[in-house]
A computed fold for a 117-nucleotide RNA from uncultured Siminovitchia sp., annotated as SAM riboswitch aptamer (S box leader).
The organism belongs to Siminovitchia, within Bacteria.
RNA sequence: UCUUAUGUAGAGAGGUGGAGGGACUGGCCCAGUGAAGCCUCGGCAACCAUUGAAUAUAUUUUUUAUAUUCAAACGGUGCCAAUUCCAGCAGAUUUUUUACAAAUCUGAUAGAUAAGA
Numbered sequence: 001u002c003u004u005a006u007g008u009a010g011a012g013a014g015g016u017g018g019a020g021g022g023a024c025u026g027g028c029c030c031a032g033u034g035a036a037g038c039c040u041c042g043g044c045a046a047c048c049a050u051u052g053a054a055u056a057u058a059u060u061u062u063u064u065a066u067a068u069u070c071a072a073a074c075g076g077u078g079c080c081a082a083u084u085c086c087a088g089c090a091g092a093u094u095u096u097u098u099a100c101a102a103a104u105c106u107g108a109u110a111g112a113u114a115a116g117a
Base pairs, nucleotide, nucleotide: 001117002116003115004114005113006112012041013040014039015038016037020030021029022028024088025087026086027085042080043079044078047076048075050072051071052070053069054068055067056066057065058064084110089107090106091105092104093103094102095101
């Protein structure tokens, strides 16, 4: 960089540090009652791996393989303010209007994480 999947759920304390942080832009928030970063311990989750069970299909003497679902949580990642905090581009509907606009919905974009290339 490309492909695929997922995003209204869930889960934080201590130490260190000392002014920023929430990707970007706008908004709106968090922050000296201590931001980011780093360390320690803990937790959440179930993407990958692993283990067990059920079902289906193929093969079969026993069985084995694959797929789906469920459970577990020792390993590899990830995550632990706010829906990815909200919007950003396009379309539809409704309301108002000369017009601008606003609300809702759908799809995309961007970004995040995982797995693969």